[in-house]
Context: one part of a larger RNA
RNA sequence: CUGGGCGUAAAGGGCGCGUAGGUGGUUCUGUAAGUCGGGUGUGAAAGCCCCGGGCUCAACCUGGGAAUUGCAUUCGAUACUGCAGGGCUAGAGUAUGGUAGAGGAAAGCGGAAUUCCCGGUGUAGCGGUGAAAUGCGUAGAUAUCGGGAGGAACACCAGUGGCGAAGGCGGCUUUCUGGACCAAUACUGACACUGAGGCGCGAAAGCGUGGGGAGCAAAACAGGAUUAGAUACCCUGGUAGUCCACGCCCUAAACGAUGAGAACUAGCCGUUGGGGGUAUUUAAACCCUUCGUGGCGCAGCUAACGCGAUAAGUUCUCCGCCUGGGGAGUACGGCCGCAAGGUUAAAACUC
Numbered sequence: 001c002u003g004g005g006c007g008u009a010a011a012g013g014g015c016g017c018g019u020a021g022g023u024g025g026u027u028c029u030g031u032a033a034g035u036c037g038g039g040u041g042u043g044a045a046a047g048c049c050c051c052g053g054g055c056u057c058a059a060c061c062u063g064g065g066a067a068u069u070g071c072a073u074u075c076g077a078u079a080c081u082g083c084a085g086g087g088c089u090a091g092a093g094u095a096u097g098g099u100a101g102a103g104g105a106a107a108g109c110g111g112a113a114u115u116c117c118c119g120g121u122g123u124a125g126c127g128g129u130g131a132a133a134u135g136c137g138u139a140g141a142u143a144u145c146g147g148g149a150g151g152a153a154c155a156c157c158a159g160u161g162g163c164g165a166a167g168g169c170g171g172c173u174u175u176c177u178g179g180a181c182c183a184a185u186a187c188u189g190a191c192a193c194u195g196a197g198g199c200g201c202g203a204a205a206g207c208g209u210g211g212g213g214a215g216c217a218a219a220a221c222a223g224g225a226u227u228a229g230a231u232a233c234c235c236u237g238g239u240a241g242u243c244c245a246c247g248c249c250c251u252a253a254a255c256g257a258u259g260a261g262a263a264c265u266a267g268c269c270g271u272u273g274g275g276g277g278u279a280u281u282u283a284a285a286c287c288c289u290u291c292g293u294g295g296c297g298c299a300g301c302u303a304a305c306g307c308g309a310u311a312a313g314u315u316c317u318c319c320g321c322c323u324g325g326g327g328a329g330u331a332c333g334g335c336c337g338c339a340a341g342g343u344u345a346a347a348a349c350u351c
Stems, first nucleotide, its partner, number of pairs: 003323004007305002012319001014201004021194003025088007033081002035077008049065006091191001092188004096183004103177007110154001115149007125136002162169002206248006215242002221237004259318006267296005273290006300307002324351003333344004
């Protein structure tokens, strides 16, 4: 010496379940595969290295030794790992009792608002902009009152609040259903962690079939403006779409740009849920504890910014990924897709 890395420089898989594999708490006994020691055999000679000898020296030649880190066999050792067996309860799980929650699926219901339709009042404007115009309106609009239809979204509550693995989830009620947390006991007895392949989930846009269509203006498209032009920004309209059912698509600044699990390492201040305590008539308050979620901050880390018990600190296990810029997340081929395309993924050349 026997790579270094992945928050922002290249690099964490979008997320989960889980197969193979890798890794694995504590104690006793056995075994002796790994591991360690001794013996024996073998490890050709030459060469290299060490000590001698011979050519006047050297190169060269020659004697002896060492080395040959290996393999086989045998005798031992038993701390650690493995294997076999027995036990344990601190990991993991189960039971009992509670708690909070926009967690998921389906059905039903509600009010405000927009639009449209019908009717009443009413008259010349309304709308829109930087200013206008297109547009709407004497066939009665805008405004205002009453009635009706329909679709979509749920103001306030609302919060560095909550729930979920992630995507994500917000009116109310009911039914079905997943997970989490807390307290005290009891039980099982390592049943665990990770996870190549695989399987499932996966915003928006998009696709297929059928339905629905109020608003949005949000593609396309038409018109009016602006302008030298204006295939735009602004305005008036407006179809797909946005919504529902079923089936696809499988991508994202799918972000904490930070994989999962475990252990350890000063403090201080908030806050959601649970439990306990102090005092008190209850409540409020204060203290302790626990799961989460935030703000600062020591040590330490970092190129710096910053991170700092929710680590980017100190360590261990397993997976994914990176290796100069462009070419390129492209070509070709494979797989997937109805298509759009997705996924896997180069090279020449060039700086």